[in-house]
Molecule: SAM riboswitch aptamer (S box leader)
Organism: Cytobacillus citreus
């Protein structure tokens, strides 16, 4: 990097460093000097393993996560409203993220 499977409506700081951008992509809409991204610490507990008094708990090992549903939509279909330009709702898919396994 690619493939397979599972999950994506829950959860998580008035801390320190540091200084301008960030939320994958595109559009929207947001967050941000009342300090973003990032790093450290703290926290959460989704997956694999471990342990135990085992429909659960622990946070011990390996990953992960810690604004907004994966922030919403991006393709297809169905329904509703309608000022006929659009809007809203639902279903499936795509894309993405994380884990475990495989090449």
């Nucleotide at each position: 990097u690619u493939c397979u499977u599972a999950u994506c409506a829950a959860g998580a700081g008035a801390g320190g460093c540091g200084g301008a951008g960030g939320g994958a992509c595109u559009g929207g809409c947001c967050c941000u000097a009342c300090g973003a991204u990032g790093c450290c610490c703290g926290g959460c507990a989704a997956c694999c393993g471990g342990u135990a008094c085992a429909u659960u708990a622990c946070a011990c090992g390996g990953u992960g996560c810690u604004a907004a549903u994966u922030c919403c939509a991006g393709c297809a279909g169905a329904g509703c409203a309608u000022u006929c330009a659009u809007g809203c709702u639902c279903u499936g898919g795509a894309a993405g993220a994380u884990a475990a396994g495989a090449a």